[in-house]
This is a predicted structure of a 73-nucleotide RNA (transfer RNA) from Candidatus Shikimatogenerans sp. Tmey. The sequence is in RNAcentral, with records from ENA. Its mean pLDDT, the model's own confidence on a scale to 100, is 80. It matches the Rfam family "tRNA". About the family: Transfer RNA (tRNA) molecules are approximately 80 nucleotides in length.
RNA sequence: AAUCAUGUAGCUUAGUGGAUAGAGCAAUUGCCUUCUAAGCAAUAGAUCAUAGGUUCAAAUCCUAUCAUGAUUG
Numbered sequence: 001a002a003u004c005a006u007g008u009a010g011c012u013u014a015g016u017g018g019a020u021a022g023a024g025c026a027a028u029u030g031c032c033u034u035c036u037a038a039g040c041a042a043u044a045g046a047u048c049a050u051a052g053g054u055u056c057a058a059a060u061c062c063u064a065u066c067a068u069g070a071u072u073g
Base pairs, nucleotide, nucleotide: 001072002071003070004069005068006067007066010025011024012023013022018056027043028042029041030040031039049065050064051063052062053061
């Protein structure tokens, strides 16, 4: 330099055009316990890498850019 893949919560991820973007772990609060852990209940945390386009409607389709990884040279 070229080609391909990936980018969603603190971490791991689901979601292949229309549902309040869902879950596990972690966090906070309460219950329980002599205390801790475990267990139970609840709460908060994402405007989906950035920008633009298509569409009545975009996390999802298209384009560019950025970051990471792989392959080739």